Notes:
The RNA shown here (FMN riboswitch aptamer (RFN element)) has 155 nucleotides and comes from a Chloroflexota bacterium. The organism belongs to Chloroflexota, within Bacteria.
Formats: sequence, structure tokens, C1' cells
RNA sequence: UGCCUCCUUCGGGGUUGGGUGCGAUUCCCGACCGGUGGUCGGCCGAGACCGGACGCUCGUCCAUGCUCGACCAGCCCACGACCCGGCGCCCUCGGGCGACGGUUGAUCCCCUGGCAGGGAGCCGACGGUGACAGUCCGGAUGGGAGAAGGGUGGC
Repeated sequence: UGCCUCCUUCGGGGUUGGGUGCGAUUCCCGACCGGUGGUCGGCCGAGACCGGACGCUCGUCCAUGCUCGACCAGCCCACGACCCGGCGCCCUCGGGCGACGGUUGAUCCCCUGGCAGGGAGCCGACGGUGACAGUCCGGAUGGGAGAAGGGUGGC
């Protein structure tokens, strides 16, 4: 340094304001939000080297490439969550758990050698509700992709 195993902790944000209506955070105008890992690339910082310019013997600035590090995508790739299926196990017979399989939203334009940049647009589980929900309430003090740290053993 890498791999395996175990433990601990962490691991989702958002309707301000206005309109209609008896009644809406659900409709309408407008507002706001974006899980995890990756990505040719982008951007920032540091380092050493080379070249050039300026002052003049040591500095400053510029450009190119190199190395290292940090950061950068809701709609690019993969995954998780939600939902569905049969199977197995448990069970208080209502369900719970497990591995597996399936389903799973949304993009164009511009610049460029090239962008995750700029612009415009679009998307968002299930159940509940006096009225249709990405934002309220609930399953959920759950699950979870994974992240950080630590211990043991092996190479």
C1' cells in the first nucleotide's frame, strides 16, 4: 500500500408570497429542492523542469507540457430508496424476514479540440386528505447505495 473479516459512528432537501373557493402548503400564478459511487473532461492550488520577456545575477511576469492534491452532473453511466413477483424461513395467521428476479422519471440548444461551463426547458414512488401533493401527514426511532474511523488476521 492493497485484499479479507469484525466493530463503531454518520448516511435527503424543499411551497416565502398571492388568486379561486365554505374548504386546497394538493387546483392556478409564482417560489423552492435535488441520495450514493463514477466519468474522457473542467476549474483551482502546490511542486519541480524547460522556453521567452523585463529589470540585472537574483527576482518578477507570461506561455506550454508534466507530477501531486482538492472540488465539480436531479435529467451521462451504474447503484440505492419506493413498487411488483414467485421461492424459502418464521409467525400471534395479520404479517415479518431473507436471497433472487422484474419494474423504475426527465434534454435540447450554444460555445469549444473537448466540458459536469452558459442558456432555455423538463422530471420527481406508495398510502392518506373536506380538493388532484417532488415540498404537508404516514409506513420511517425503518431500510439504504455508501462515507469516515478503528481492531484482528493474511499477502